Large-subunit ribosomal RNA, domain I from a Fibrobacteraceae bacterium, 531 nucleotides, folded computationally.
Context: one part of a larger RNA
């Protein structure tokens, strides 16, 4: 030195747990902000450094309401003190106060600062209150801003990629940036889809269908009617005409022509209106508004073993006996509890809100003649030159956009995939519209053939932290004594507030805070063997 057993060290694997996540599901809410938001600085405690809460009235003030006999956060300790029918702590709801930054808004600034003017009060030190900038008003006054997760609208717009290179093509109108909005957004009430038959806004889903197509016909890119579903809802303008105001211009001063505002009136395609004539009500309804119902905070009621024996530190376990159940959901209690506890079924309650349904306003809501009058112009359409359409210029229809042009006026006008007829379907050049649909930063409730501390979220733990980096940024480790601290009086060894050895506690101390098991690597003593 090596093997072997034996005992320990060290080390933290497993195993056992769950404070924490993960991915849904069902309701809710879907915004906060110049009445100063999100977000931070800086402070408040008897002692007070962190977190949490509050704001100079500062772990808090006041009322309401609930509930309770204890309480003064995390926080177990020492000091004071608050409360127990004059109700503290505590939970709901409201309102007070709220220091400086910060859209930051009285000027400045190097964010948590520095310096101001006016106006009221005040003896004064001082307080209070105004004073940014932009729209919109005559003004007075009134709005804007900033932030917010993903959804959604638009505007701008790659590249790697792929094609086994690449250039048209793809990635992809994504990702990024920007503006804007909502709780949804958008779209929407046919100048539509269709084929000789019809349907009737619009969104979404099935399915059509990887079909028809597009395509260096490569890689690839990919519809729509039609049918079955969810939903379901329809409307107002402009204009003829009518009536009132005003303004131009003209004139013979009677008017007439233009043009504005403003009320009526109309809103269509089997054309509709306006105009002449006749009628004048049944009903509907998305918007005030009223009621204040269902729902609605903290709460409150809520059934049945104090059962006998045995193990046991410790009964929820074994055996015997009994009860409740609209309540055997779950979770705690010294193992496993329907009848110990909190809860559960179920019933109650009730602020602020508050659907729906009701009512009350508003609004909407006819027949029939006639062929004079309307019925959306730089517009539709062409041309060149883009872009959207699944469709790359193609035979390329349709949409839109630059530009240069440029109609018709219902016997019009448009589509129906180049183009013509026919036929047929429609009615542009205005404008509003719930639903069904997307989506969770947040709230409650509940669900996993979802993880269990090298997993799950980075982050279970005082985590975007320590810690790197000039910055953008990038970013950890790190859970468990015990039922209960009972956290180990006291005595002893030690230089000891270190470690230890007795004592004690406890079922257990090899559960001792470096605290649940405690694997292997590595390191040790002790035996035996072997050299």
């Nucleotide at each position: 030195a090596g093997c072997a057993c034996a005992c320990g060290g060290c080390g933290g694997a497993u195993g056992c747990c769950u404070a924490g996540g993960c991915u849904c599901u069902c309701a809710g809410a879907g915004g906060c902000g110049a009445a100063g938001a999100a977000g931070g600085a800086c402070g408040c405690g008897g002692c007070a450094a962190g977190c949490u809460g509050c704001g100079a009235a500062a772990a808090g003030c006041c009322c309401c309401g609930g509930u309770c006999a204890g309480g003064c956060g995390c926080a177990c300790a020492c000091a004071g003190c608050c409360g127990a029918u004059u109700g503290a702590c505590c939970c709901g709801g409201g309102g007070a106060u709220c220091u400086c930054c910060g859209a930051a808004u009285g000027g400045g600034a190097c964010a948590a600062c520095c310096c101001a003017u006016c106006u009221g009060c005040g003896c004064g030190a001082g307080c209070a209150g105004a004073u940014a900038u932009c729209c919109u008003g005559a003004a007075a006054a009134g709005g804007a801003a900033g932030c917010u997760a993903a959804c959604c609208c638009g505007c701008u717009g790659a590249a790697c990629u792929g094609a086994a290179a690449c250039a048209u093509c793809u990635a992809a109108g994504u990702a990024a940036g920007c503006g804007g909005a909502g709780g949804a957004a958008c779209a929407g009430a046919a100048a539509g889809a269709a084929a000789u038959a019809u349907c009737g806004a619009u969104u979404c889903c099935c399915u059509g269908a990887g079909u028809a197509g597009c395509g260096g016909c490569g890689a690839g890119c990919g519809a729509a009617a039609c049918g079955g579903g969810a939903a379901g809802a329809g409307c107002c303008c402009a204009a003829a005409c009518c009536g009132g105001c005003g303004a131009g211009g003209u004139c013979u001063a009677g008017g007439c022509c233009u043009u504005g505002c403003c009320g009526g009136g109309g809103u269509u395609g089997u054309a509709g209106g306006g105009c002449u004539g006749c009628a004048u009500a049944c009903g509907g309804u998305a918007u005030a508004u009223g009621c204040g119902u269902a729902c609605g905070a903290a709460g409150c009621g809520g059934a049945a073993c104090a059962c006998g024996c045995c193990u046991g530190g410790a009964a929820c376990g074994g055996c015997g006996g009994g009860c409740c159940a609209c309540a055997g959901a779950g979770g705690g209690u010294g193992a496993c509890a329907g009848c110990c506890c909190c809860u559960u079924a179920c019933g109650c309650g009730c602020a602020a809100g508050g659907a729906a349904a009701c009512a009350u306003a508003a609004c909407c809501a006819g027949c029939a003649g006639u062929a004079c009058c309307c019925u959306g112009a730089g517009u539709a359409g062409g041309g060149c030159g883009g872009g959207g359409c699944a469709c790359g210029u193609g035979a390329a229809a349709c949409c839109c956009c630059g530009u240069c042009u440029g109609a018709a006026u219902c016997c019009g006008c448009g589509g129906g995939g180049a183009c013509c007829a026919u036929c047929c379907c429609g009615u542009a050049a205005g404008g509003c519209u719930a639903a069904a649909u997307a989506c969770u930063c947040c709230u409650g409730a509940g669900a996993g053939a979802c993880c269990g501390a090298u997993a799950g979220u980075g982050g279970a733990c005082c985590a975007g932290u320590a810690c790197c980096g000039u910055g953008a940024g990038g970013g950890a480790a790190a859970g468990g004594u015990g039922a209960a601290a009972a956290g180990a009086a006291c005595c002893c060894c030690g230089a000891a507030c270190a470690g230890g050895g007795g004592a004690g506690u406890g079922a257990a101390a090899u559960a001792g805070u470096a605290c649940c098991u405690g694997a292997a690597a590595c390191c040790g003593u002790g035996u035996g063997c072997u050299u």
The coordinates come from a structure-prediction model, not an experiment, and the mean pLDDT is 85. It matches the Rfam family "Bacterial large subunit ribosomal RNA". The full RNA is in RNAcentral, with records from ENA.